Model confidence (mean pLDDT): 81 of 100. The RNA shown here (transfer RNA) has 76 nucleotides and comes from a Deltaproteobacteria bacterium.
RNA sequence: GCCGAUGUAGCUCAGCUGGUAGAGCAAACGAUUCGUAAUCGUUAGGUCAGGAGUUCAAAUCUCCUCAUCGGCUCCA
Repeated sequence: GCCGAUGUAGCUCAGCUGGUAGAGCAAACGAUUCGUAAUCGUUAGGUCAGGAGUUCAAAUCUCCUCAUCGGCUCCA
């Protein structure tokens, strides 16, 4: 340099053919207990990597950029 994959909540990940952004764990609060752990319930938590475009409508489609990983190639 070329090709491909990945980027969504604090962590691990879903999200179908464009149509209300979700789960588990973690956190806070509450219930339970003499108390702790465990268990149960509730709540909060998101620039969907960044920018632009298309569209009535974009996490999803198109283009550019960035980061990580893998493969290939060149030079030394």
The sequence was found in a public genome assembly.
Taxonomically the source falls in Myxococcia (Bacteria, Pseudomonadati, Myxococcota).